[in-house]
RNA sequence: GCUGAAUUAGCUCAGUUGGUAGAGCAUUCCCAUGGUAAGGGAAAGGUCCCGAGUUCGAUCCUCGGAUUCAGCU
Repeated sequence: GCUGAAUUAGCUCAGUUGGUAGAGCAUUCCCAUGGUAAGGGAAAGGUCCCGAGUUCGAUCCUCGGAUUCAGCU
């Protein structure tokens, strides 16, 4: 330098042929126990990497950029 992949909650990851996003773990509260752990219930937590374009509407499509990983030279 070229090619490909990834980027979504504190962490690990889903997701949607475009219609305002979920799980597990973690956190907080409650139930339960003589008490603790395990267990059950609830809550909070997200400008979906950044910018532009298309669209009535973009996490999703197009273009550019950033970071990480892999391969080639």
Predicted 3D model of a 73-nucleotide RNA (transfer RNA) from Candidatus Dojkabacteria bacterium UBA2022. The source organism's lineage runs through Bacteria, Bacteria candidate phyla and Candidatus Dojkabacteria.